This is a predicted complex of two RNAs, RNase P RNA and transfer RNA, with 455 nucleotides together.

This record gives sequence, structure tokens and C1' cells, in this order.
RNA sequence: UCAGGAGGCCGGGUGGCCGCCCUCUUGCCCUGGCGAGAGGGAGGAAAGUCCGGGCUCCUCCGGGCAGGGUGCUGGAUAACUUCCAGGCGCCGCGAGGCGACGGAAAGUGCCACAGAAACAUACCGCCCUUCUCUGAAGGGCAAGGGUGCAAUGGUGCGGUAAGAGCGCACCGUCGUGCUGGCGACAGUACGGUUCGGGCAAACCCCACUCGGAGCAAGGCCGAAUAGGAGGGCCCCCGCCAUUGGCGGGGCAGGGCGCCCGGCCCGCGUCCCUCGGGUUGGCCGCAUGAGCCUUUCAGCAAUGGAAGGCCUAGAUGGAUGGCCACCGUCCUUCCAGAAGUGGAAGGAUACAGAACCCGGCUUACAGGCCUGCUGAACAG
RNA sequence: GGCCCCAUCGUCCAGCGGCCUAGGACAUCACCCUUUCAAGGUGAAGACCGGAGUUCGAGUCUCCGUGGGGCUACCA
Repeated sequence: UCAGGAGGCCGGGUGGCCGCCCUCUUGCCCUGGCGAGAGGGAGGAAAGUCCGGGCUCCUCCGGGCAGGGUGCUGGAUAACUUCCAGGCGCCGCGAGGCGACGGAAAGUGCCACAGAAACAUACCGCCCUUCUCUGAAGGGCAAGGGUGCAAUGGUGCGGUAAGAGCGCACCGUCGUGCUGGCGACAGUACGGUUCGGGCAAACCCCACUCGGAGCAAGGCCGAAUAGGAGGGCCCCCGCCAUUGGCGGGGCAGGGCGCCCGGCCCGCGUCCCUCGGGUUGGCCGCAUGAGCCUUUCAGCAAUGGAAGGCCUAGAUGGAUGGCCACCGUCCUUCCAGAAGUGGAAGGAUACAGAACCCGGCUUACAGGCCUGCUGAACAG
Repeated sequence: GGCCCCAUCGUCCAGCGGCCUAGGACAUCACCCUUUCAAGGUGAAGACCGGAGUUCGAGUCUCCGUGGGGCUACCA
């Protein structure tokens, strides 16, 4: 210098004019408006709503079945389909990147076409024997050819009629032991009938895990109406007593997708259907797994401590529009030996809170910083 | 705002991971029939929403995105 790779950060600025939302102080009319002053006012993804939690309501209780999710190991966390570190596999010369990464000798299923055969087989072929001998029949083999995504471990030596883990050596694989490691796993020794395809994002098995709904949750106030209609809500006994109340017992009733047990309820702030009314206000709702700085523990994710800070809150939904100058980048032209300077034109994204957090994913003009790798050249 | 569902010719539907070069009906076009039109007959054209992944192989299975649709207020 070129090419590449990892991590982090920013994502326009200033001024003028015209506006919008909220809070506080204050003035006037007067209980809801108008005005003045001061302060605050979008994001790294606020997005998709793909995961996980907080919060709220529902008796979310226990066991079993069914169903969903996750899936190497260890750790982090409120929790996770997240993150960090490690193992193994694959890709890359490398820095690094990617991995739905448990089980295919528990069982079932599928593997099109081609091919003899896709899990139990021999088409061509090789070898032996016999015969009516350019061939046929019977038998042996699975080395070679061919088919296919995939063909029954690989290489070599021996062996044989030809062959074959048939035997042996090494590698692979499986089993057992030992060593290192918390572990995934790695290394090593011995042994084996070296006995064997693929697919679990096919059913399934194993381990772990999961209650449901969602701020339009839920609570309070106000206004309005036909202060509506129809239907449903088990049985028995005793007492007080007369429409009812209290107590006790039972129940194949209701409260989970199903079953069993337990508990609660079974004429009341109940449930269903139809009809009617309103389109208001307040809380939830802005102090939180919060942010910044320093420091400690840890490889890290992260956690602890100290100090400081308060930082949007709309509800047809505010955070905007126009102009000027500057900045940044690109193209062209000019000047210069070069660093660079000047002029003209163009670009300045993706997108916008709505109960709140932790992640993931997707979109994004342009730019900055810090390590790292490879190649070439120069000293 | 929240919660769900769907996507295959122009339209409505089928479609066991492989005989999918994706099938049917209506519609369109051409030809035949008819004096002409309709009906009828023969034939043609025409689609898996996009991108990744799993698999030998994806319209089908999984993930991400895009587009469309549905439900959901309160009071008595």
C1' cells in the first nucleotide's frame, strides 16, 4: 500500500420565523378556559410481535394422561428459543466464521428414478465340476465393472480353485480399564463375531421444562336508558317458624383439554341470549431487574461496593414545518511535485414511543475508533 | 394497542416429501359445427407470496420476511 476479518461508537450542528404536548409558578374571567414566565419533550432499532419476565385478574392446589417447548458441557441471569467460556464437527492459507450439536444395535415407517439388490440380494463378471464344449447346466465368491445421494469399513501383506476380517499389521469403529479435566471430551492400554447404510426440521424414545388470559389486564367515579325481557342454577332431614332463615348430610351439578383426589360454590355484586344506553374523567402510568463515573471479584457473560443523577407521557394520539449558513460524503473540472486547496452539481438514510423491562430478528445514507490476519514492496 | 388465521393459474378449489414437466371447474384465446349467435366438440396459454435451511430430493417440513383477513371498548 492492497485485500480481509473482529469488537465498539456516532448517526447531523448553529441561528431566525411559525407552530405542538406535558409539568411548575403566576394573572384574569370564574371552576373550566384564556394569557405570561421557567423547565422538559423519541430510537439504535421506538419496528416485526419471534422468545422470556415483571405487573394485573381468574381458586393457577396435588397426582396421572394428553399437548407444547427446549436439546454437547460448564457458567451468567428475574427468566429465556438469550448471553459468556469451553468441547466436538465443518469451512477458510490465516485472523476468524458457521452448527435445531441427545438417541438410528428400543420399536415402527420412508428411501422416487436407476440398479441384481436400498437391508437381505447377485446383472455383468471371476473360479470349479459335468456335458451334447465359440455354449449350456449345477455349485462357490462378493475382489473388479455397472447403477445411484447412498452399495455392507480403508491400505498393505499373506492366503485361496477364485475370493472374502479368512488370518495378520496399521488406521477407523465398538466394548472395558487407566490417566487428565467439575464436565462435554481428549489421550492411552487391552480385547472384539471389527457386526453392519441414510432420514428423528418422519412417528417415536430419553432428559429437562411449561396453569390460562392479557393494560381494550384490572380498579374507582360520573353520565345516559325500557332502573328492560326470556331462560338456567340438584336432592333429603331437623329446628325456628309460616312466602323465609339457620344447621346437618348426600350428589353421576358447576369451577382445568380429560380422569382421580382435595378445596370452593350451588338464588347473587351469578351465568347465557335478546334488546337498550354512553363514546366522559381518574388510577394503573413513569424510581426502574434504571442511567453515569470510579473501584473490586471473574478469562468473560455478569455480580458487589461507593458517589452522583431523575431523564417523554400523547389518548385521533405532541416531539413538527420553512429559510439561511456550516459540517460530512460522492461525481466532474481546475491548481499543485505531494499532503492538499478551490468551483459546480448531487446525496444527507432506516424509521417514529403508547404498561414496563431483558433478548432475538429485520431495515439503515454516511462516518469514526481500537486490536488482528494475509500478500507485495521499501528500509 | 393486544390476540389469532391465511397465502397454488384471472377466480374458486385439489394436491402422502418423489410417476409434479403441479390437477379440476368457471373464465380467456384459436379452430370445428351453424346462414349467424348461443350451446356443444377439439386444442392452447396460464400459478406454488419472497429468501434461507433440513433432505439425495420441498408446493408440502422448519426459520426469517412480505402481503391480506378476522376478533377484541365501557355501563346498567